[in-house]
Molecule: Glycine riboswitch aptamer
Organism: Chloroflexota bacterium
RNA sequence: GUGGCAGCGGCAGGAGAUACCCCUAACAUGGGGAGCCGAAGGGGAAAGGGACCGAAGUUGGCUGCAAGGUCCUGAAACUCUCAGGCAAAAGGACUGUUGUUGCCUG
Repeated sequence: GUGGCAGCGGCAGGAGAUACCCCUAACAUGGGGAGCCGAAGGGGAAAGGGACCGAAGUUGGCUGCAAGGUCCUGAAACUCUCAGGCAAAAGGACUGUUGUUGCCUG
């Protein structure tokens, strides 16, 4: 210091779903119950790819090929709802902008 990728931070935007019922005196928090949401985090696996086994058939025989099977790999804003959440606040994937660190590159 050109461009790119990734991590962390500042600022701005940022959805969904019960201010549900009982103990009990709004919300929160504690205990119990019923109902919901998906965008912290986490889990799942399709096509494809890889490895191994391998029927019939092919062969004089073996190997190989071969339907199929097993295992591995394989993505999300899809899906699960474990976690989290369901007035406001907080949080919030993601987006923009900005600072900084690391790697690659000119």